[in-house]
RNA sequence: CGUGAAGAUAGAGGCGCGGUUUUUAAGAGUACAUGUAUGGAGAAGAAUGGACUUCGAAGAAAUGCAUGGAAAGGAAAAAUCGCCGAAAGAAAAAAUAGUCCAUUUCUAUUUUUUCUUGGUUCUGCUAUUGAAUAAAUACAGAACUGUCAAGAGGUAUUCUUGGAGAGCUAUCUCACUG
Repeated sequence: CGUGAAGAUAGAGGCGCGGUUUUUAAGAGUACAUGUAUGGAGAAGAAUGGACUUCGAAGAAAUGCAUGGAAAGGAAAAAUCGCCGAAAGAAAAAAUAGUCCAUUUCUAUUUUUUCUUGGUUCUGCUAUUGAAUAAAUACAGAACUGUCAAGAGGUAUUCUUGGAGAGCUAUCUCACUG
């Protein structure tokens, strides 16, 4: 000098990623509560079936009118904290919770394994979630940008093609080889 090690430390990309708090808009004059009129036996507890509990002829569900009237998740701005597989998603398994049992269930949270994505933006009345035409996720297309390799050009800037974060840059450690 070179090779190897998912080695150690410190960094870069940029409307960069994620968390927390406050304010604001929307959610919504919705859910819900009370009163009243009609109504006349059911209603609620994630779905179905069976139980159990609660309410109900002192009037259930449902509908109309009147009065009062929220919140969560998600979004925007500001501040602050932690970071650069930051983080996001898919599949499988396990656990917990949703009154109990059963079920091809459903929803939410957590953990493990495997796989995908360098990052950002826009478009798509494509799909899912959602109150929503907001936003997020997935897929597809386009653009911008960072990084490495190869080639061209060349003072430098730059251009083309391709790859992926287990990457890239800098320094160091260990081992091997010359």